[in-house]
Molecule: c-di-GMP-I-GGC riboswitch aptamer
Organism: Chloroflexota bacterium
RNA sequence: CCUGAAAAGGGCAAACCCAUCGCGAGGUGGGGGCGCAAAGCCAGGGGUCUCGGCCAAACAAAACCGAGAUGGCCCAGCCGCCAGCA
Repeated sequence: CCUGAAAAGGGCAAACCCAUCGCGAGGUGGGGGCGCAAAGCCAGGGGUCUCGGCCAAACAAAACCGAGAUGGCCCAGCCGCCAGCA
């Protein structure tokens, strides 16, 4: 460098519940444990989602624009433990 079959020491923590913050997507802490070999870091690209504008004079909406969320959706970038079956 490549790979993650078996193994050891361990690590992380979905849904759900409680508390708390946020208009919201969702965040944080505790419980919990579905899973994860980068489920470590990073919002640069794409996706998805939220709020606002467009947009209301019956009702409503796409596209678009703006601001956000998501790293456990994918890609790119950065860093790294253990092991060596094929």